[in-house]
Context: one part of a larger RNA
Molecule: small-subunit ribosomal RNA, 3' major domain
Organism: Candidatus Uhrbacteria bacterium
């Protein structure tokens, strides 16, 4: 020097208090234990695994089983030899395909060196989602957007190392200011970067079009002004004036390290290891199994509501193998249909929903809730049995606000409410990523609960 401490002093932070809506109970989703099973591929395991890798598992995917083929192999290069001179393309026979036999069709280009290509044999080799994240590289997660982490010189110690970074203020910050055996410097902080809120200026058109709008350029905010506190300083509290005011608000950006954290299955890679199999190819089944336990999450137990009718207001997206209008049938999913659109035009896509108006229930397992099951259709796909979404009828289960206990979130934020999109043939999305409407409550305080800094103090730990 550190680390710890049911030791201290001081500060932070949705850490707790003070608020709002939840979880924990039901039902289902969905993930994970275990169990089960040929197989239920694998990986993540307190905080920092558990709607995570997966942003789409009927086949494909797919690594796993089970069966049935193949071996220079599904892929790459290169050698030697042969072969028809290629490849391709039709059938036929077994077969569940793969393949494994067999028949016809066609019979390359040449600069004529057999060079290119083709196969088919043989050889080095290919190949492996096998193993090791405790051999690694790159990438990630925490702590933490916490205010720390260092270094040259000098100066003090025998030395391990201190100082500088310690103290008085101050700040979100090691942020400034003062002081000082330390001056000074770099990684971090802030700024500078990108959306945003306010105005001018210029282009722009897809009916016009001051305005909105979109693109690009500008101005604005700096404790700049005025006061008061303060050591006259940093800087604090308040005005004024402004759209905006003391970092206005979001994002990006993660310092020197912890955690032998994660990940060899994204990728790349030492080593090891299988090489008629741990490789490869199909076919089907499996990853969806279901006493049970946890994790995320939908929807709800209702009257601040359910259901009908009408009536009104958004932004972000996306689209040529597509989005699909008008019309038309169908009660609906959907179907015909064929206009328009490479999209400020056309479409998705509706009046966006929650809302408002009017009517109906009247407190009940209900006109609440909607699981389960029966029937019947639609869709997309070679194919929904295992195991796909949807729509109609019909049934109506648990559930009457949840035990210790726990989550988040400080404002256009909680909560409610809908709308886009990635992946995607289709979809088990209630999930993630965005958008926009509605729109709160409450912070006395820092004692106490987790985590953190900073100084200190104790120590048999390092």
């Nucleotide at each position: 020097a550190g680390a710890c401490g049911g030791g201290g002093a001081c500060c932070c932070g949705c850490a707790c208090a003070a608020g709002c809506a939840g979880a924990g109970g039901a039902g289902c989703a969905u993930g994970u234990g275990g169990u089960u099973u040929a197989a239920u591929u694998c990986g993540a395991c307190g905080a920092u695994a558990a709607g995570c890798g997966a942003a789409g598992a009927a086949c494909c995917u797919u690594a796993c089983c089970u069966a049935g083929g193949u071996u220079u192999g599904a892929c790459a290069u290169g050698a030697u030899g042969c072969u028809g001179c290629a490849a391709g393309c039709c059938g036929c026979u077994g077969g569940a395909a793969a393949c494994a036999g067999u028949g016809g069709c066609c019979g390359c280009c040449u600069u004529c060196g057999a060079g290119g290509g083709u196969g088919c044999a043989u050889c080095a080799c290919a190949g492996g989602u096998g193993c090791u994240g405790c051999a690694u590289g790159g990438u990630u997660g925490c702590c933490g957007u916490c205010a720390g982490c260092u270094c040259g010189u000098g100066u003090c110690g025998u030395g391990a190392g201190a100082u500088g970074u310690a103290c008085c203020g101050u700040u979100a910050a090691g942020u400034c200011g003062g002081g000082u055996a330390a001056c000074g410097a770099g990684c971090g902080c802030a700024a500078c970067c990108c959306c945003u809120a306010u105005c001018c200026c210029g282009u722009g058109u897809u009916g016009u079009a001051u305005u909105u709008c979109a693109c690009g350029g500008g101005a604005g905010a700096c404790c700049g002004c005025c006061u008061c506190g303060g050591a006259u300083a940093a800087c604090g509290g308040g005005g004024a004036g402004g759209a905006a005011g003391g970092u206005g608000g979001g994002g990006a950006u993660g310092a020197c390290g912890u955690c032998a954290a994660a990940u060899c299955a994204g990728c790349a890679u030492g080593g090891c290891u299988c090489u008629u199999a741990c490789a490869u190819c199909u076919a089907g089944g499996g990853c969806u199994a279901c006493a049970c336990a946890c994790g995320u999450g939908c929807u709800a137990c209702a009257a601040u509501c359910g259901c009908g009718u009408u009536g009104a207001c958004a932004a972000u997206g996306g689209g040529u193998u597509g989005c699909c209008a008008a019309a038309c049938c169908g009660c609906a999913a959907g179907g015909u249909g064929g206009a328009g659109c490479u999209a400020a035009u056309c479409c998705c896509a509706a009046c966006a929903a929650a809302c408002a108006a009017c009517g109906c229930g009247c407190c009940a397992g209900u006109u609440c809730g909607g699981a389960u099951u029966g029937g019947g259709g639609g869709c997309u796909g070679a194919a929904a049995u295992u195991c796909g979404c949807c729509c109609c009828c019909a049934u109506g289960a648990a559930g009457c606000c949840g035990g210790a206990u726990u989550u988040g979130c400080u404002a256009g934020u909680a909560a409610c409410g809908g709308c886009c999109g990635a992946u995607c043939a289709g979809c088990u999305a209630c999930g993630c990523g965005g958008c926009c409407g509605u729109g709160a409550a409450u912070a006395c305080g820092u004692u106490c609960u987790c985590g953190g800094g900073u100084c200190u103090u104790g120590u048999a730990c390092u």